[in-house]
RNA sequence: UGGGAACGCGCGGGAGAGGGCCCUGGAAACGGGGCCGCCGAAGGAGCAACCGCCCCGGAAUCUCUCAGGCAAAAGGACCGCGCGGGUCUG
Numbered sequence: 001u002g003g004g005a006a007c008g009c010g011c012g013g014g015a016g017a018g019g020g021c022c023c024u025g026g027a028a029a030c031g032g033g034g035c036c037g038c039c040g041a042a043g044g045a046g047c048a049a050c051c052g053c054c055c056c057g058g059a060a061u062c063u064c065u066c067a068g069g070c071a072a073a074a075g076g077a078c079c080g081c082g083c084g085g086g087u088c089u090g
Base pairs, nucleotide, nucleotide: 001090002089003088004087007084008083009082010081011080012079013078018036020035021034022033023032024031025030037070038069039068043066044064045063046062050058051057052056
């Protein structure tokens, strides 16, 4: 002095699946409980290609649905942009 990683913040985009039935509180909105039917992209768990410092460890958008969700809202893995960032490298 240039350029990026992890990570954080902001903005934008962002799918799937019953506005289900019954009981109950309530003027209503909505809340509580029960019963099935579903979804996977918060989180969590499992297997594993592969990777590593190879004893062992790290590992998904795969799998499972504990949790969460199934009108809207909220949330939402991931992607883009901007700002920080700090370690790696020229």
Predicted 3D model of a 90-nucleotide RNA (Glycine riboswitch aptamer) from Sphingomonas aerophila.
It matches the Rfam family "Glycine riboswitch aptamer". Rfam's curators write: This family represents the bacterial glycine riboswitch.
The model forms 90% of the base pairs in the Rfam consensus.
The source organism's lineage runs through Bacteria, Pseudomonadati, Pseudomonadota, Sphingomonadales and Sphingomonas.
The sequence is in RNAcentral, with records from Rfam.